[in-house]
């Protein structure tokens, strides 16, 4: 150069096919429980969904472009 996958909270990921309130588990934070601590329990904050642009009443989903990252092929 080409195909094809991924990119969502710190971290591992769903949802995306079939547009409709952005979510699950750790981890942090705050309380319960314990003579502390872990473990359990409960509860609260964390998001420009990779940029950008279109399409629609509405876009993490749909189309266009770039950008990173991987696997292949040349």
């Nucleotide at each position: 150069g080409g195909a094809c996958g991924c990119g969502u909270a710190g971290c591992u990921c769903a949802g995306u096919c079939c547009g409709g309130u952005a979510g699950a588990g750790c981890a942090c934070c705050c309380g319960g429980c314990u003579u502390u601590u872990a473990a359990c329990c409960g509860g609260a904050g964390g998001g420009u969904c990779g940029g950008g642009g279109g399409u629609u009443c509405a876009a993490a989903u749909c189309c266009c472009u770039c950008c990173g990252c991987g696997u292949c092929c040349a």